[in-house]
RNA sequence: UCCGACAAAUCGCAAACCUGUUGAAAGGCAGGGACGCAAAGUCAUGGGUCUAAAGUUGUGGAAGCACAACCAUGAUCGCCAGGCCGCCGAA
Numbered sequence: 001u002c003c004g005a006c007a008a009a010u011c012g013c014a015a016a017c018c019u020g021u022u023g024a025a026a027g028g029c030a031g032g033g034a035c036g037c038a039a040a041g042u043c044a045u046g047g048g049u050c051u052a053a054a055g056u057u058g059u060g061g062a063a064g065c066a067c068a069a070c071c072a073u074g075a076u077c078g079c080c081a082g083g084c085c086g087c088c089g090a091a
Base pairs, nucleotide, nucleotide: 012037013036017032018031019030020029021028022027035078041084042083043082045081046080047079048076049075050074055070056069057068058067059066060065
């Protein structure tokens, strides 16, 4: 230096749910709360998944518009892979 444990320790993170807030939604943020996590740190790069405001098409309608389908430019790193960085530490 590389690998690295059903080990120990330190410092951490925080699912569901509740409250507030934000967003069209998915979801985000803050507080409470702990199911779990050694990368549950970080980056939406590839795949997956969620959402569908705008847009396109269709149907209905005199029209405003309504409904349906498609669609990521939205979201998720606590779904998987990959990049970057990183605490302790034996055989």